[in-house]
């Protein structure tokens, strides 16, 4: 928009009913469903981007112009009726409209054909002409008007233009893979046709044989691209959410229809997987729309409100429809902004933490006082965004027209999802509103308690094993804050793939060497052109974003307007210097030519001689040979020796040189020939002919394969002797491939100057090789100057450092090759080479936090020099063998406390274990404690003394006068005692690896360091190294050192000569007394001595050492000589050495017991092992008798003399000593005398007996004495240990602890008193310089590989399994083209009709999706065993 149904209004009528308007769903018919939305699978490609072309193109709808709409026809949906079917849905009758559909007619015009002119871009293009043919249409509403008609609107047809969208072709740009190196049959063109809006193998017949590729085709893998985004100083890298452009898809795959536009997300058709319905006949579906559901995931939202804006279809218009859009919601998922409160407030509350206990933070922080009032609560009020629509009027267009209509203006009316929202007034009340990580560096914040290599922490580096600012609590504190932290990516940092902006001698990194094609790169001069390049204008760089500037929301985030910019791209004018291109010239680069010479350069022939082996002959006789030693081996069947002949193979002595030559590999006897190269000279000749070199080709040590020879030495494998713990090794003795030589493979090394090739510059110094030139000369010698080579040293300069350093590792240019953290690994898999071995290219998982490199200090070397020490050697006397003492492991035990372990623990703490000590253990008791100090309470019986029990301790009981002050006193106060309680006491309980102080030890070794100066980038060195020389870093020369501390020595004590002084308790010449005798007495101050205070010794003095010094050697004097002898003294530092049990501490642990009393044991147990000392085994001894000579030390709860007693220890007794006053035998030693080598006259163990002594007490468990008893032991294996002179050895005395005493120990005295030392190679231990290093917990280090459990990646592997991609065949849906008219069917045209033309079905093909067979490659997965990797 036609028709027009249910319906529903309105006229008429009482109703039935008639009539007319309007009219849902459903239908026909037009435009839209190719937009808009949403994904991002494919896509590496004209898909994108950027800029160009279509003279090779369409465009519905819009604007614009010119013309035209005329005459007819025959149907079909709906509606009715019948049929099938579960259902979707068909099927058939009958009627019907149109802007649906057909048929003529007109042709302004369009098309299609020739033809002319123009004009371009080649094919052409425009334009005019002319001819025949061919092509359109629809109609519907509104106004006037009786009508024709006229007239406005919207539509319909044919042609031009424009406009917008589309289509298509090109140039340029932009991923990863060469272990993808060759693709390609419509493939690349031609002719000819199809076909499409258009070209164009697009599609076909023919024909030709082309066409891509190292500037990476072909394949593989990953990906939508862009404007941007996110980082960066930039260049650049990563990304490609949101917004904004293209493409691409639309359950998978194929298809075509319609259409202006599709090969179409909510169209159509075929196959296919899912899922759904189902009467099993068969049908139906397609959220990468918007919300939602599920799954999967670390993870991603409402089943919302509206079409009021903005935009879009449809439409005249109202209007309708629109999950496009506008809104609101959920998520701190992101930017913004805003509040959780301001001010004041000191006793610095309380409480927490931590404290050195004073305190101090938390902290003005809180409380409490005035205040504000955002948000958020609540009560009123309340917008923007709304422009339209429509009505009426006005005015202007159109038109005859005051109808309609269109534009414009006024005026009434209406339209808001968000919203009762923003806002705005009011009210109440500080009230409702603060968390997260972190605090060991890095990196801004510290401290306690807990835990104890557990728990657990981590981003690196790294915390944690009993003081953790690293765990995990907590106070505090730091730092972001509605958000803080973590995870994961990206970029930075990272100059760490380096265009900017790197490197390759040693760190990763120069190809093994040449040739050389393509690539890059290239000498002087002029001309032309103008590709590169500069430069100017146009065009295009789309908007959004960034960036300025300006505005709008209260600010900001947000948003809007404007500029620049958008570095690029195309076209176009110009410059020409520079780099290409073209033309000509030139001669400095570079190549030829002449002419010299040098040489182990290559190849090939021949030729000589020493040696080695073998062969044969002489001669000769027992060995030879071979090692650290020796066997094997080889000789009487004559070996080695030695002379003589021969044979053969290999190498090439002397010369020879840091020498020559060669591209490297490499080249060595001598001649011939045949041949390459380099170099000088001269300066004819060419006229840049250069340089480099990916692929590519050719050489290429040794060793090795194939083939054919050859074959004396040597000499892998083997094979025998030896070493050895073993010895597949090193070392002997055979000995076979090999080495030689012809042809051919291999292609590799520490193919190293660990240095790619060329070319140019850049102070110097000294050899040597080869030519040239000067000057001089007899000269070829020297000398001088130059060119090529080849070597040291060095200058600038590089260089992390070492170092290089005109032969560069320096300073530039050119091309190559190579490098990006160790390990896996130059390996696996793939390809290439190869007979094979094996080479070439060459990865990843996994795994460490280093891997390296060059220098520094240690330290260490079975690495050098140099030097010392009882280190070793020389020498003497021991252990280890008996026996006992003692300590120690170790059993043992109720306990045998406890600590000390190589040296440097074991006669050690222990200079005194029967109780005690004592710390232990068994049994009794105690609990403010056995000891301090403070408060508070009893009592005043203090103190002391006696009794009970009882092993004591201990508990129960009894007596008993406190003092001092102040007062008259009562009392109170202190103070001492007590008594209960609080606080604390106690602890030899732990931790010496928290600690202090002391020791020990290297090591009485000579060493350690510092200022300052230099020199190194720096660790750091120098100094302190170096010649000498000492005991010594001791002096002394020299030196980028010059001083300077601790050490060394000295200063200090003994001690050894002298000397002054002083002289008692020491002494006693002289003088005197005196006695049995005596320094006994008087007296001396000479001697001893004893004290104190000096002297002395310093290489001071001579002479030497090549003598300058240090210093050394030798003498002289001296008591003493070169430190005289001893002793105290121990530098930085090491051993986390000893010690918490001397004290002394932090910390932790116990607290009627881990404290304190007592009694008893035990610390002393004994199959055993070892240290450490004694006494011995005897004659250099033992024994018996006699004799002589010390020093230091100590003495009062002590030392004790004479005298008696006793065999004796000892007793008694007690003069004298608090000490040069008293006490205190010295022994060996000498003298004499026995013994006579034996288990003894040796040795004394060990037992019995009897005695002594001390102590409260000697059973476990003291020590001495006398008598008896008489054990092993005859000089001690392996191995070890002390001394160098008054020293070893050897006698004895004495002291401390101590009641005594296990003292043989430990510390001292003195007496007697040797022996050797040639040296410095060895062991051990240091010292200094010096060199290796992979060591630094420092060689008691580092490390290396099999094996052996684990656990992990991975390679191979008989297969087995998936995915993908090709190839052949065979099937082949649906379409589209093609043909075909046998069958069916059939309104428009012709025909009167029959019929016929046409057209549907319908068949046939050719093309084809899935399907299916066969076969190939490609990735994966898994796979018994199996190969190395990694932890």
């Nucleotide at each position: 928009c036609g028709g027009g149904u249910a319906g529903u209004c309105g006229u008429a009528g009482c109703a039935a009913u008639a009539c007319g308007g309007c009219g849902a769903a459903a239908g026909u018919g037009g435009c839209g469903g190719a937009c808009g939305g949403g994904c991002g699978c494919g896509u590496a490609a004209c898909a994108c981007g950027u800029g160009a072309a279509c003279a090779a193109u369409c465009u519905g709808c819009c604007g614009g112009a010119a013309a035209a709409a005329c005459c007819g026809g025959g149907a079909u949906a709906g509606c009715c009726c019948g049929c099938c079917g579960a259902a979707a849905g068909g099927c058939g009758g009958a009627u019907u409209a149109a802007u649906a559909c057909c048929g003529g007619a007109u042709g302004u015009g369009g098309c299609c054909u020739g033809g002319a002119a123009a004009c371009g871009c080649a094919u052409g293009u425009u334009u005019c002409c002319a001819u025949a043919g061919c092509c359109a249409a629809a109609g519907c509403g509104g106004g006037c008007g009786c009508a024709a008609g006229c007239u406005c609107g919207c539509g319909c047809u044919u042609u031009c233009c424009g406009a917008u969208g589309a289509g298509u072709u090109c140039g340029c740009g932009g991923c990863c893979u060469a272990u993808c190196a060759g693709c390609u049959a419509g493939u690349u063109g031609g002719c000819g046709g199809g076909g499409u809006a258009a070209c164009g193998g697009c599609c076909c017949a023919c024909c030709a044989a082309g066409g891509c590729g190292a500037c990476g085709a072909c394949g593989g893998g990953u990906a939508g691209c862009c404007g941007g985004u996110c980082u960066g100083a930039g260049a650049g890298g990563a990304c490609g959410a949101c917004c904004g452009g293209c493409c691409g898809c639309a359950c998978u795959g194929g298809a075509a229809c319609u259409g202006a536009g599709a090969c179409a997300c909510g169209g159509u058709c075929c196959a296919g997987a899912c899922a759904c319905c189902u009467a099993c006949g068969g049908g139906u579906g397609g959220c990468a729309g918007c919300a939602g559901u599920c799954g999967a995931g670390a993870a991603u939202c409402a089943u919302u409100c509206g079409c009021a804006a903005u935009g879009g279809g449809c439409g005249c218009a109202a209007g309708c429809c629109u999950g496009a859009c506008g809104g609101u919601g959920c998520g701190a998922c992101g930017c913004c902004g805003c509040g959780u409160g301001g001010a004041g407030g000191a006793u610095g509350a309380a409480g927490g933490u931590c404290u050195u206990c004073g305190g101090a933070u938390u902290g003005u922080a809180a409380a409490c006082u005035c205040c504000u009032g955002u948000c958020a609560u609540u009560g009123c009020a309340g917008a923007c965004u709304a422009a339209u629509a429509u009505u009426c009027a006005c005015g202007g267009g159109u038109a005859a027209a005051u109808a309609a209509u269109c534009c414009g203006u006024g005026a009434g009316u209406u339209u808001g999802a968000u919203u009762g929202u923003a806002u705005g007034c009011g009210a109440a009340g500080a009230g409702g509103a603060a968390g997260g990580g972190a605090c060991g560096g890095c990196u801004a914040a510290c401290u306690c308690c807990g835990u104890g290599c557990c728990a657990g922490c981590a981003g690196c580096c790294g915390c944690g094993g009993u003081a953790a600012u690293a765990c995990g609590g907590a106070g505090g504190u730091c730092u972001c804050a509605a958000g803080c932290g973590u995870u994961g990516u990206u970029c930075g940092g990272g100059u760490u793939c380096a265009u900017u902006g790197g490197g390759c001698g040693u760190a990763a990194a120069g190809g093994g060497u040449g040739c050389g094609c393509a690539g890059g790169c290239g000498g002087u001069u002029g001309g032309a052109a103008a590709a590169g390049u500069c430069u100017g204008a146009u065009g295009u760089g789309a908007a959004a974003u960034a960036c300025c500037g300006g505005g709008g929301c209260u600010c900001a985030a947000c948003c809007c307007c404007g500029g620049a910019a958008c570095u690029g791209c195309a076209u176009u004018g110009g410059a020409u210097a520079c780099u290409g291109u073209u033309c000509g010239a030139c001669u400095a680069g570079a190549g030829g030519a002449c002419u010299g010479g040098a040489g182990a350069g290559g190849a090939c022939a021949u030729c000589g001689g020493a040696a080695u082996u073998c062969u044969c002959g002489g001669u000769g006789u027992a060995g030879c040979a071979g090692u650290g030693a020796a066997a094997u081996g080889c000789g009487u069947a004559g070996a080695u020796a030695u002379c003589g002949a021969g044979a053969g193979g290999a190498a090439g002595a002397c010369c020879a040189g840091a020498g020559g030559c060669g591209u490297a590999g490499g080249c060595g006897g001598a001649u011939a020939u045949c041949u390459g190269g380099a170099c000088a000279g001269u300066a004819c000749c060419u006229g840049a002919c250069g340089c480099u070199c990916a692929g590519g080709c050719a050489c290429g040590a040794a060793g090795g394969c194939c083939g054919g020879g050859g074959g004396a030495g040597c000499a892998a494998a083997c094979a025998g002797g030896a070493u050895u713990a073993g010895a597949u090794a090193c070392c002997c003795u055979g000995g076979u491939a090999g080495u030689c030589c012809c042809g051919g493979c291999a292609g590799u090394a520490a193919a190293c100057g660990g240095u790619g090739u060329g070319c140019g510059c850049u102070u110097g110094g000294u050899g040597u090789g080869g030519g040239a030139g000067g000057a001089a000369u007899c000269g070829a010698c020297c000398c001088c100057u130059u060119c090529c080579g080849u070597g040291c040293c060095g200058a600038a300069g590089c260089u992390a450092a070492c170092g290089c350093g005109a032969u560069a590792a320096g300073c530039g240019c050119a091309c190559c090759g190579c490098c990006u953290g160790g390990g896996g690994a130059g390996u696996a898999c793939g390809g290439c080479c190869g007979c094979a071995a094996g080479g070439u290219u060459a990865a990843a998982a996994c795994u460490c936090a280093a891997a390296g490199a060059a220098a520094u200090u240690g330290a260490c070397g079975g690495g050098g020099g140099c030097c010392c020490g009882c280190a070793c050697a020389a020498g003497c006397g021991g252990u280890g063998g008996a026996g006992u003492a003692u300590g120690u492991g170790g059993c043992u035990u109720a306990a045998u406390u406890c600590g000390a372990u190589g040296c440097a623990a074991c006669g050690c703490g222990a200079a005194g274990a029967a109780c005690c000590u004592u710390a232990c253990c068994c049994g009794g008791a105690u609990u403010u404690g056995a000891c301090a100090u403070g408060c508070a309470c009893u009592g005043u019986g203090u103190c002391g003394g006696c009794g009970g029990u009882g092993a004591a301790a201990g508990c129960c009981g009894c007596c008993u006068a406190g003092u001092g002050u102040a007062g008259c006193a009562a009392u109170a106060c202190a103070c001492g005692c007590u008594u209960u309680g609080c606080a604390c006491a106690g602890g030899u309980g732990c931790u010496g690896c928290a600690u202090g102080g002391c020791u020990g030890u290297c090591g009485u070794c000579a060493g350690c360091u510092c200022g300052u100066g230099u020199c190194g980038u720096g660790a750091g060195a120098u100094g302190u190294u170096g010649g000498g020389u000492u005991a010594a870093g001791u002096c002394c020369c020299g030196c980028a050192a010059c001083g300077a501390g601790c050490g060394c020595a000295a200063c200090c004590c003994c001690u050894g000569u002298g000397a002054a002084c002083a002289g008692u308790u020491a002494c006693c010449a002289g003088c005197g007394a005196g006695u049995a005798a005596a320094g006994u007495c008087g007296g001396g101050g000479a001697c001893u001595c004893u004290g104190u205070u000096c002297a002395g010794a310093c290489u001071g003095c001579c002479c030497u050492g090549u003598g300058a010094a240090a210093c050394g050697g030798g003498g002289a004097g001296g008591a003493a000589g070169g430190u005289g002898g001893g002793g105290a003294c121990g530098a930085c530092g090491u051993c986390a050495a000893g010690u918490c049990a001397g004290u002394a501490u932090g910390g932790c642990c116990c607290u009627u017991a881990c404290g304190u009393c007592c009694g008893g044991g035990g610390c002393u147990g004994c199959a055993c092992a070892c240290g450490u000392a004694c006494u011995a085994c005897a004659a250099u001894g033992c024994c018996u008798g006699g004799c002589a000579c010390a020093g230091a030390a100590a003495g009062a709860a002590c030392c004790a003399a004479g005298a008696c007693c006793g065999c004796g220890a000892g007793g008694u007794g007690g003069a004298g000593g608090a000490a040069a006053u008293c006490a205190c035998u010295a022994a060996a030693a000498c003298c004499a005398g026995g013994c006579u080598c034996a288990g003894u006259u040796c040795g004394g163990a060990u037992u019995g007996g009897a005695g002594g002594c001390u102590g409260c007490a000697a059973c476990u468990c003291g020590c001495c004495u006398c008598c008896a008893u008489g054990a092993a032991g005859u000089u001690g294996g392996a191995a070890u240990c002390g001394c160098u002179a008054g020293u070893a050895a050897u006698g004895g005395c004495g002291c401390a602890u101590c009641a005594g005493c296990u003292a043989c120990g430990g510390c001292g005295c003195c007496g007697u008193g040797a022996a050797u030392a040639c040296g410095u190679u060895c062991c051990c231990g240091g010292g200094c310089c010096u060199u290796g290093u992979a060591c630094a917990c420092a060689c008691c280090g580092c490390c290396c590989g099999u094996c052996a459990c684990a656990u992990c990646a991975u390679g191979g592997g008989a297969g087995u399994u998936g995915c993908u991609c090709g190839u052949g065949c065979c099937c082949g849906a649906a379409g589209c083209c093609g043909g075909c008219c046998c069958g069916g069917c059939u309104a428009a045209c012709c025909g009167c009709a029959a019929g016929g033309a046409a057209g549907c079905u319908g068949c046939c093909g050719u093309c084809u999706a899935a399907g299916g067979u066969a076969u190939g490659g490609g990735c994966g997965a898994u796979g018994a065993c199996u190969g190395g990797g990694a932890u």
Small-subunit ribosomal RNA from a metagenome, 1431 nucleotides, folded computationally. Its Rfam family is "Bacterial small subunit ribosomal RNA". RNAcentral holds the sequence, with entries from SILVA.